Overview
Glycine riboswitch aptamer from an uncultured Caulobacteraceae bacterium, 91 nucleotides, folded computationally.
RNA sequence: CUUGCUCUCGCGGGAGAGACCGGACCCUGAGUCCGGAGCCGAAGGCGCAACCACCCCGGAAACGCUCAGGCAAAAGGACCGCGAAAAGCUA
Numbered sequence: 001c002u003u004g005c006u007c008u009c010g011c012g013g014g015a016g017a018g019a020c021c022g023g024a025c026c027c028u029g030a031g032u033c034c035g036g037a038g039c040c041g042a043a044g045g046c047g048c049a050a051c052c053a054c055c056c057c058g059g060a061a062a063c064g065c066u067c068a069g070g071c072a073a074a075a076g077g078a079c080c081g082c083g084a085a086a087a088g089c090u091a
Base pairs, nucleotide, nucleotide: 002091004089005088006087008084009083010082011081012080013079020036021035022034023033024032025031038071039070040069044067045065046064047063051059052058
């Protein structure tokens, strides 16, 4: 100096599902709270497991659950792409 990885930040892309019903309130708002029966799966969480690693300790899905979250738009959003900064590891 370069390759790849980890972490952080910026930009772009980024799914699904009632703008549900009843009541209360006032700020009259697709608003807040309470209750009801539904629905979604891609924050987070939990579970199973192929597989990876292995002396021990471990890692592990977009699968499953739906606790949390969500069900117009906005926001959020796993993940993907590009760029930037610092450090470490790697060849």